Predicted 3D model of a 76-nucleotide RNA (transfer RNA) from an Acidobacteriota bacterium.
Its mean pLDDT, the model's own confidence on a scale to 100, is 82.
Rfam family: tRNA. The family's RNA type in Rfam is transfer RNA. About the family: Transfer RNA (tRNA) molecules are approximately 80 nucleotides in length.
The sequence is in RNAcentral, with records from ENA.

RNA sequence: GCCUGGGUAGCUCAGUCGGUAGAGCAGCGCAUUCGUACUGCGCAGGUCAAGGGUUCGAAUCCCUUCCCAGGCUCCA
Numbered sequence: 001g002c003c004u005g006g007g008u009a010g011c012u013c014a015g016u017c018g019g020u021a022g023a024g025c026a027g028c029g030c031a032u033u034c035g036u037a038c039u040g041c042g043c044a045g046g047u048c049a050a051g052g053g054u055u056c057g058a059a060u061c062c063c064u065u066c067c068c069a070g071g072c073u074c075c076a
Base pairs, nucleotide, nucleotide: 001072002071003070004069005068006067007066010025011024012023013022019056027043028042029041030040031039049065050064051063052062053061
């Protein structure tokens, strides 16, 4: 330099015919308990890496850039 995969909640990841952004864990509250833990219920938490484009509508499609992982290559 080229190719492939990935970047979504604090963490691990779903979501790929374009149509309200989700789960588990962690956090907070309540219940339960003599108390703690476990368990159950609930709550909160998101610029979907960034910018632009297409569209009535984009995490999703197109372009550019950045970051991470892996692979290939030294032709001139």